[in-house]
Description
RNAcentral holds the full RNA, with entries from ENA. Predicted 3D model of a 715-nucleotide part of an RNA (large-subunit ribosomal RNA, domain II) from Archaeoglobus sp. Rfam family: Archaeal large subunit ribosomal RNA. For this family Rfam cites "Crystal structure of the ribosome at 5.5 A resolution" (Yusupov et al., Science, 2001). Rfam links the family to the GO terms structural constituent of ribosome and ribosome. The coordinates come from a structure-prediction model, not an experiment, and the mean pLDDT is 84. Lineage of the source: Archaea > Methanobacteriati > Archaeoglobales > Archaeoglobaceae > Archaeoglobus.

Context: one part of a larger RNA
RNA sequence: GCCAGGGAGUGUACGGUAGGGGCGAGGCUAAGGGGUGAAACUCCGAAGCCGGAGGGAAACCGACAGCCCGCAGCUUUCGCGAGGGGCGGGGUGUGCUCGCCCGUAGUCCCUACCGUACGACCCGAAGCCGGGCGAUCUAGGCGGGGGCAGGGUGAAGCGGUGCGAAAGCGCCGUGGAGGCCCGCAGGGGUGUUGAUGUGCAAAUCGCUCCUCUGACCCCCGUCUAGGGGUGAAAGUCCAAUCGAGCCCGGGGAUAGCUGGUUCCCCCCGAGACAUACCGCAGUAUGACCCGUCCGGAGGUUGGCGGUGGGGUAGAGCACUGAUAGGAGGAUCCGGGGGGUGACACCCUCGCCCUCCUGUCAAACUCCGAAUCCACCGCCGCCGUAGAUGGGCGGAGUCAGGGCAGGGGGGUAAGCUCCCUGUCCGAGAGGGAGACAACCCAGACCGGGGUUAAGGCCCCUAAGUGCCGGCUAAGUGUAAACGAUAAAGGAGGUCCCGGGUCGAAGACAGCGGGGAGGUAGGCUUAGAAGCAGCCAUCCUUUAAAGAGUGCGUAACAGCUCACCCGCCGAGACUCGGGGCGCCGAAAAUGGACGGGGCUCAAGCCGGCCGCCGAUACCCCGGGGCGCCGAAAGGAGAUCCGGUAGGGGGGCGUGCCGAUGGCGCAGAAGCCUGAGGCGUGAGCUCGGGUGGAGCCGUCGGUAACGAAUAUCCUGGC
Numbered sequence: 001g002c003c004a005g006g007g008a009g010u011g012u013a014c015g016g017u018a019g020g021g022g023c024g025a026g027g028c029u030a031a032g033g034g035g036u037g038a039a040a041c042u043c044c045g046a047a048g049c050c051g052g053a054g055g056g057a058a059a060c061c062g063a064c065a066g067c068c069c070g071c072a073g074c075u076u077u078c079g080c081g082a083g084g085g086g087c088g089g090g091g092u093g094u095g096c097u098c099g100c101c102c103g104u105a106g107u108c109c110c111u112a113c114c115g116u117a118c119g120a121c122c123c124g125a126a127g128c129c130g131g132g133c134g135a136u137c138u139a140g141g142c143g144g145g146g147g148c149a150g151g152g153u154g155a156a157g158c159g160g161u162g163c164g165a166a167a168g169c170g171c172c173g174u175g176g177a178g179g180c181c182c183g184c185a186g187g188g189g190u191g192u193u194g195a196u197g198u199g200c201a202a203a204u205c206g207c208u209c210c211u212c213u214g215a216c217c218c219c220c221g222u223c224u225a226g227g228g229g230u231g232a233a234a235g236u237c238c239a240a241u242c243g244a245g246c247c248c249g250g251g252g253a254u255a256g257c258u259g260g261u262u263c264c265c266c267c268c269g270a271g272a273c274a275u276a277c278c279g280c281a282g283u284a285u286g287a288c289c290c291g292u293c294c295g296g297a298g299g300u301u302g303g304c305g306g307u308g309g310g311g312u313a314g315a316g317c318a319c320u321g322a323u324a325g326g327a328g329g330a331u332c333c334g335g336g337g338g339g340u341g342a343c344a345c346c347c348u349c350g351c352c353c354u355c356c357u358g359u360c361a362a363a364c365u366c367c368g369a370a371u372c373c374a375c376c377g378c379c380g381c382c383g384u385a386g387a388u389g390g391g392c393g394g395a396g397u398c399a400g401g402g403c404a405g406g407g408g409g410g411u412a413a414g415c416u417c418c419c420u421g422u423c424c425g426a427g428a429g430g431g432a433g434a435c436a437a438c439c440c441a442g443a444c445c446g447g448g449g450u451u452a453a454g455g456c457c458c459c460u461a462a463g464u465g466c467c468g469g470c471u472a473a474g475u476g477u478a479a480a481c482g483a484u485a486a487a488g489g490a491g492g493u494c495c496c497g498g499g500u501c502g503a504a505g506a507c508a509g510c511g512g513g514g515a516g517g518u519a520g521g522c523u524u525a526g527a528a529g530c531a532g533c534c535a536u537c538c539u540u541u542a543a544a545g546a547g548u549g550c551g552u553a554a555c556a557g558c559u560c561a562c563c564c565g566c567c568g569a570g571a572c573u574c575g576g577g578g579c580g581c582c583g584a585a586a587a588u589g590g591a592c593g594g595g596g597c598u599c600a601a602g603c604c605g606g607c608c609g610c611c612g613a614u615a616c617c618c619c620g621g622g623g624c625g626c627c628g629a630a631a632g633g634a635g636a637u638c639c640g641g642u643a644g645g646g647g648g649g650c651g652u653g654c655c656g657a658u659g660g661c662g663c664a665g666a667a668g669c670c671u672g673a674g675g676c677g678u679g680a681g682c683u684c685g686g687g688u689g690g691a692g693c694c695g696u697c698g699g700u701a702a703c704g705a706a707u708a709u710c711c712u713g714g715c
Stems, first nucleotide, its partner, number of pairs: 001715006011118013026050003032044004054061002064088001066087004073080002089102005121260002124257001128250006139224009148214001150182003153178001157174007186211003191207002194205002226242001228238002263649006273286005288396001289394006298382003302379009314367001315365002320361003324357006335349005400424010429440003444621007454611003457595003463608001465607006476597002488582002492579010509566005515539003520534003545560001549558002622639002624635001626633002650704001652701010668688005674683003
C1' cells in the first nucleotide's frame, strides 16, 4: 500500500420550544405500599409541585366587561362578527413625567429539536502531582584482589681521579630515578568527513592515530535515587530513555488547535459585517439563512413627471491662503548692501499696498453639473395562491478574494485600509492555448433546432468570401489581466493643410562670367577678400562682397555669394494625421497555441454568408408549490448550489402483534446487457449450500464506512 473485520452526537438530571394525547380553574402524584406466578400490569398513596394577581427594595396596597373598528364566517339588503385591534376604565410603584400589570388556561405524560451540568461526537499532546522500581549500563566513593613483551634515556647517591687554602667544581665509572622516550598486550577513539547505511552491528569494519609505571587498566563486594544522585563541568551520566529516569495511578488531565465523523431523494439557502470581551486561530448578541405560527392589505430595489434638498466632478479667484513676471505707490517701526571716520541723512534691494499678465488648494468658493435623496402622482413589478410586518424555534458565519468605478497610505507591488456594484466563494456549460472570479451564459431529465461570446488557410466545426485603403518592419498574426515599453531620434512611407518661388523658365545639375580703383586704411617681420582692429565706398556692368569656405610664411591657387546660358515642370519650407523604424540587454535552442502567413491567414473601414453553449425555441418525461372533494388542471415570470435549516424515504439488529415461506431445499455465498425504482435499494433465473427465513403494522437501537500518518489481522 491493498483486502477483511472494528471504528465517532450517547445516557441521566434540570430547563426552553413545538407536535400528539389525558383532564381542565384546575392538573399531577413522589417516596412508600396492596394484589400477582412476585414479571408485565393494576390499585392505593395530595406530603409536595405548577397554575389560579399583580405592583413595590420594602412597609404595604390590591385589578374590566363601557364604546368603536374589523379578518374568517354568517346573513335577504342593512348588518352581525369568535379570534384580532383601538379607545376608555382599573391595580400598583413614582415628587412629576412615566414603568409594569388587569376583560382567566393551565397542568401531567410521550415524542422531536435545542440549552446547561457532567469525559458529553471520536482519536491526539508536551506536561503536572502521588506511590513505587532501578547504580548487572554509566558517574563517583569505599573494601578485597589481579595486570602491564621488549628496547632506549641515564637524576640523586656512591667509588676513583684531577684541580683547589677551603667551600667545592670538573672528568671517568658505578648507580637506576622519572604522572621520562620508542613500542606489544591492555586502554582509548584522531583522521579517512573511506566501507556500511532495509548494516555483521539501533555506532560496526578497514587503514591511520593517542597512551602504555600511572591522575594507569581490570575483576569481585559495597554505597549514593529523581528536583534527587554523580559529575577533572560536556547539562555529562543515572539500564539503547535525561535541561529532571522508568512503571503504575489521579486519568477519558486539558487542547479556543489539527485530523476524522459511515445510506438516498426532494425544497430553501448564507456569512467572512457591526458591537463587546486579557479580545485578534475564540465566544456572545445583532445583521444575513431555514422552519413554523400570528396577522389581513398593501409593498416596492425600476421608468416617467412634479415639488423640495445638496455643494461633489468641473471650473473659478469674489473670500481664506499659496504663487511667477512686470508697473506704480506708501515708508511709522523693522531687515541686507553701498556712500560717510561714525551718525543724521541719501541711494538700492527686501517688506507692505494697488494694478496688469499668468498659476494652485481635501479642511478656499463668485459659480456649479451628471447624479443622488425625500414626498406626491402615473406606469411597471410583487401581493388575498396571504406580501410588507410581528412572535417563537434551529443554524451556520464573524481569516474572504477578483474585477470595474470612487477615495486614505505608499516610490511602488499579484501592496495595504475603506465605499458602491458585480462575480468567485457556494456556479457547471461555451470562449480567452492551458487559466476561481475577463467575455457569453445561471445546468430538473432525454431528443431536435436557432443563436451568444468567440470564430471561419491547416491542426479544428465554419469564407484561402466581397469592396476600399495602409504596413515591408515577419511590424503583426495577443480585448484586458499579460507576458512590456519611455524620454528622445530619422530625406521610411501614405494622407491633409499653410507659406514662398516658378513657362517673364523656378529647384537641382552642367558650361561660362565672378572685374577695375585696390595689396581699402590701420596693425604687422609679413597681413594682398580670408590672424586682428576700423570703415565697408566708387566705377565698368548681365553680374560680381573692400568678400562664404579651403589654402599660402606672405602671395598664388580652388571655391562661394551674384549674373548669363543649357535644360523644361514643378521646387523649397512649416504644421498636422495614419502605419511602420531606431532607442530595445539574461542566462541549454525556441516560440503568434503550433504549422505557417506579405494587394495577407497582418492593420483600418464597409458588406454578405456560415460555424459555434446545458443560453433561446420546439417535442416528450419527472419533481415542486398552488387550485380542486376527486378525476383533473394552469405555472412566460418555479426546479445550480458549500456552511446550514426543513421534508420524505431505503437498508441492518432486536421486541410485540399479525400474515406467510421452507429438506419437493431456509439463510449465506457465487453468477446473469433478466425486471422494477430518480435513488438508497428491491425482485427474478442459474449454481452452491444444507436448516432455518421473510412480509405488514407498532416499537426499540452499541444501525449504514474510503479516507482519522485510524485499530487488529492477512497478503